The RNA shown here (c-di-AMP riboswitch aptamer (ydaO/yuaA leader)) has 141 nucleotides and comes from Firmicutes bacterium UBA3572. The organism belongs to Bacillota, within Bacteria. It matches the Rfam family "c-di-AMP riboswitch aptamer (ydaO/yuaA leader)". Its family is annotated with cyclic-di-AMP binding and regulation of gene expression in the Gene Ontology.
RNA sequence: AGACCCUUAUUACUGAAUUUCCCGUAUGGGAAAAGGGGGGACCCAUAUAGGUUUCGUUGGGACGAAUCCCGCGUGAGCGGGUAGGGCUGUCUUCCGGACCAAGUCCGUCAGCUAACCUCGUAAGCGCGUAGGAAGGGGGGU
Repeated sequence: AGACCCUUAUUACUGAAUUUCCCGUAUGGGAAAAGGGGGGACCCAUAUAGGUUUCGUUGGGACGAAUCCCGCGUGAGCGGGUAGGGCUGUCUUCCGGACCAAGUCCGUCAGCUAACCUCGUAAGCGCGUAGGAAGGGGGGU
C1' cells in the first nucleotide's frame, strides 16, 4: 500500500431542559456545575432639524423548525401546498421512506453590543428484526 472479514453500541427520540450537593420527618426549600434564552456601551448600522398638542394604532418585539400561499366555511374551524425542521438504531454523506411545519409570551418598549443584570432547566413520547449504498474510525487475517 492492497484484498477480505468483523465491528461502530449498555444504543431510544424531540427539546437548553442534565448532574451533584446542603437543610428538612415529609410535602418542600436552597446552592453549585453544565448547557440554553433575554436585556444591556463605544464603534458600526438605522434615522434625518427641534419642541408642543390632539387623534389613531391592525404599532413593535421575543422563544421556537414551525413561515408564507390557495381553496371551503356565517363562524369556530377544515383541506391542500410550502420556506423551514428533525427521524429512519448512524460517526458522516447520499438515495429512498414515513413524519412535523405548532403553540406561547412582552406590553407601546428592546438593532449589534464588552463589562454588567436577569430568566428556564419543562413538556411530550418509542421499543418496531420498519430501508439501501458509500465513506471514515477500530480490530483481525